c-di-GMP-I riboswitch aptamer from an Armatimonadota bacterium, 104 nucleotides, folded computationally. Model confidence (mean pLDDT): 81 of 100.
[in-house]
RNA sequence: CUCCGCUCAAGGCAAACCGGCUGCAAAGCCGGGACGCAAAGCCGACGGGUCUCUUCUCCACGCAAAUAUUCCUGCACCGGAGACGAGAUGGCCGGGCUGCCGGG
Numbered sequence: 001c002u003c004c005g006c007u008c009a010a011g012g013c014a015a016a017c018c019g020g021c022u023g024c025a026a027a028g029c030c031g032g033g034a035c036g037c038a039a040a041g042c043c044g045a046c047g048g049g050u051c052u053c054u055u056c057u058c059c060a061c062g063c064a065a066a067u068a069u070u071c072c073u074g075c076a077c078c079g080g081a082g083a084c085g086a087g088a089u090g091g092c093c094g095g096g097c098u099g100c101c102g103g104g
Base pairs, nucleotide, nucleotide: 002104003103004102005101012037013036017032018031019030020029021028022027035091041097042096043095046094047093048092049089050088051087052086053085055083056082057081058080059079062075063074064073
């Protein structure tokens, strides 16, 4: 320097959940707490996935108008789909950078 991670030694991080704070939200931070993690250290200004929000379009329970030979309207809770934009996620993945111990 590189590859590997059963073990040794020293350790490290901290899921869910609970409390507090921030945020429209996803989520983040602090404290408690440990499901797990050989990078569960860092990077979201490298690529993807997933999630959230605004706006727009479409669908739609339904309400209103109309009931005509013509016309096929307006609004639309909750929710679903799509597009652009913004944001979140590194414990979703690829990738980049840094690092302890041991072995080849």